[in-house]
Molecule: Glycine riboswitch aptamer
Organism: Georgfuchsia toluolica
RNA sequence: GCUCCAUCGUCGGGAGAGAACAGGUAGCGCAGCAUGCCUGUCGCCGAAGGCGCAACCCCCAGGAAUCGCUCAGGCAAAAGGGCCGACGACGCAGU
Numbered sequence: 001g002c003u004c005c006a007u008c009g010u011c012g013g014g015a016g017a018g019a020a021c022a023g024g025u026a027g028c029g030c031a032g033c034a035u036g037c038c039u040g041u042c043g044c045c046g047a048a049g050g051c052g053c054a055a056c057c058c059c060c061a062g063g064a065a066u067c068g069c070u071c072a073g074g075c076a077a078a079a080g081g082g083c084c085g086a087c088g089a090c091g092c093a094g095u
Stems, first nucleotide, its partner, number of pairs: 001095003005091001007089007018042001020041007027033002043075003049071001050069003056063002
């Protein structure tokens, strides 16, 4: 110098599910509003996190998924987002 892997950072991509209903409130205001916020009611989603008596790994204790649960979170846009790619930093290993 180059390469693999791990971690972190930056950038890009990134799914699913009610713009639900009722009430209140702020705003504009005659009404009304696919506007914001709050409360309640059900219906749903799984890819932040979390949990699992869990596929699998390991056989001894354990570890643990894209599986399961939905506590949290989410269900127009925005934000977030497992994971993927590029670049950089750093650590280990090889050459």